[in-house]
RNA sequence: UCCAAGUAAAACCAUACUCGAUGAAAAUAGGGACGGAAAACCACGGGUCUUUGUUUCACCUUAUCCAAGAUAGCCGAGCUGCCAAA
Numbered sequence: 001u002c003c004a005a006g007u008a009a010a011a012c013c014a015u016a017c018u019c020g021a022u023g024a025a026a027a028u029a030g031g032g033a034c035g036g037a038a039a040a041c042c043a044c045g046g047g048u049c050u051u052u053g054u055u056u057c058a059c060c061u062u063a064u065c066c067a068a069g070a071u072a073g074c075c076g077a078g079c080u081g082c083c084a085a086a
Stems, first nucleotide, its partner, number of pairs: 006083001012036002017031002021028002034073001041078001044076003047071004053066001056063001
């Protein structure tokens, strides 16, 4: 120096829960930490969630098609980063 894995230290992210705000909703965001070795970024592929709008049914209710939106702490892909023991 490279590969590999992840001991220690530094740094990072932020489950549940909760306050107000935004939103039709899912959810986002602030607080807060269950955990994370990429639990950084990214909506390209799949999965999951919502139903304002749209199609077709049903007819107090519902289901369904298309679109739109959300989820990166669901998985894969892409891309980037800290230290560095055995």